[in-house]
RNA sequence: CUCUUAUCCAGAUAGGCAGAGGGAACGGCCCUGUGAAGCCUGGCAACCUACCGGCGUUGUAAAACGACUUGGGAAGGUGCCAAUUCCGGCGCCCCGGUUUGGGGUGAAAGAUGAGGG
Numbered sequence: 001c002u003c004u005u006a007u008c009c010a011g012a013u014a015g016g017c018a019g020a021g022g023g024a025a026c027g028g029c030c031c032u033g034u035g036a037a038g039c040c041u042g043g044c045a046a047c048c049u050a051c052c053g054g055c056g057u058u059g060u061a062a063a064a065c066g067a068c069u070u071g072g073g074a075a076g077g078u079g080c081c082a083a084u085u086c087c088g089g090c091g092c093c094c095c096g097g098u099u100u101g102g103g104g105u106g107a108a109a110g111a112u113g114a115g116g117g
Stems, first nucleotide, its partner, number of pairs: 001117008014041004021031003026088003042081003047077003051072002055066004085109001090106006
């Protein structure tokens, strides 16, 4: 970089350093010297691994193994901590209207995890 797959209306920003940007891109709309990005501490969650419990198989037993799923805690690997992925674009449906709009749903794009190339 790319492919597959799951999730994306829940949750969590307080302090220190720093000092002007940030919310992917585009169009909007926002956040920000009452302090942006970034770093450290802190916090949230539970995707993967490990662990505990449950289940199944084997076994006299100890235990080993297994898997769709479920529960626990949060040790390790990530991730995340304004606004639904902040909203929108493209398709379909409904309402309104015929310039304009609103709602629903699916996609596209993006993000993150896991696995592969």

A computed fold for a 117-nucleotide RNA from an uncultured Dehalococcoidia bacterium, annotated as SAM riboswitch aptamer (S box leader). The coordinates come from a structure-prediction model, not an experiment, and the mean pLDDT is 76. Rfam family: SAM riboswitch aptamer (S box leader). Its family is annotated with regulation of gene expression in the Gene Ontology. It was read from a public genome assembly, where an Rfam model found it.